[in-house]
RNA sequence: AACUUAUCCAGAAAGACCGAGGGAAUGGCCCUACGACGUCUUAGCAACCUGUACCAACUAUGGUAAAAGGUGCUAAAUCCUACUCCGCUUUAGGUGGAGAUAGAUAAGCA
Numbered sequence: 001a002a003c004u005u006a007u008c009c010a011g012a013a014a015g016a017c018c019g020a021g022g023g024a025a026u027g028g029c030c031c032u033a034c035g036a037c038g039u040c041u042u043a044g045c046a047a048c049c050u051g052u053a054c055c056a057a058c059u060a061u062g063g064u065a066a067a068a069g070g071u072g073c074u075a076a077a078u079c080c081u082a083c084u085c086c087g088c089u090u091u092a093g094g095u096g097g098a099g100a101u102a103g104a105u106a107a108g109c110a
Base pairs, nucleotide, nucleotide: 003108004107005106006105007104008103013042014041015040016039017038021031022030023029027080028079043074044073045072048070049069050068052065053064054063055062056061078102083099084098085097086096087095088094089093
């Protein structure tokens, strides 16, 4: 890298270094020399996994709390959107809903 399952409208930033692009991809829209992106430090968020306490079940597990450990995350809903179907409006777009694809993260698998 591949595959499986779950989640993705909540939440959470300061400092130092660097110096030009960045937000995956299309079209938008946005962030950015008042220094983005990235790296490091510190802090925080969350509760996916391990562990802890309590409760219910009764050994399979479920719920609640907290946050010690492993990850993750800390602009904008995965920033919106592209493909399909349906509704409304109306001929050319708009708008609402559902899904698919893609992506991200976790856990598992060989």